The RNA shown here (SAM riboswitch aptamer (S box leader)) has 121 nucleotides and comes from a Deltaproteobacteria bacterium. The sequence was found by an Rfam model in a public genome assembly.
RNA sequence: CCCUUAUCCAGAGCGGUGGAGGGCCAGGCCCGAAGAAACCGCAGCAACCGGCCCGCAACGGGUGCUGGUGCUAAUUCCGACGGAACGCUUAGCGAAAAACAAGCGCUCCGGAAGAUAAGGU
Numbered sequence: 001c002c003c004u005u006a007u008c009c010a011g012a013g014c015g016g017u018g019g020a021g022g023g024c025c026a027g028g029c030c031c032g033a034a035g036a037a038a039c040c041g042c043a044g045c046a047a048c049c050g051g052c053c054c055g056c057a058a059c060g061g062g063u064g065c066u067g068g069u070g071c072u073a074a075u076u077c078c079g080a081c082g083g084a085a086c087g088c089u090u091a092g093c094g095a096a097a098a099a100c101a102a103g104c105g106c107u108c109c110g111g112a113a114g115a116u117a118a119g120g121u
Stems, first nucleotide, its partner, number of pairs: 002120007013042005021031003027078002043072003048068002050065001051063004076113001081110004086105005092100001
């Protein structure tokens, strides 16, 4: 790098170095000289793995533990792909309404991509 499984609407920031970018990705929107990325220190959050406790056991519950990671703007910021319901607009048909088509809005379901953990080739 790749594969598998689980999770992703909760939670948690100060200081130092640094000096212009950052939020993976079209687009949007946002953060940033009142200091971005990155690195370091300390603090914190969470509980994936490990530890400990309960349990016959569970792919069960609890515990934050001097353990291993992770994380600490905005839902993975929204969205970008497919499907469904509803609403609105427009064109054609039509006496009208309905149905049909396209676009937009909104809600839901799913997928892709990504992130993290644990395991594997």
The prediction has a mean pLDDT of 84. Lineage of the source: Bacteria > Pseudomonadati > Myxococcota > Myxococcia. Of the family's consensus pairs, 97% are formed in the model. Rfam family: SAM riboswitch aptamer (S box leader). About the family: The SAM riboswitch is found upstream of a number of genes which code for proteins involved in methionine or cysteine biosynthesis in Gram-positive bacteria.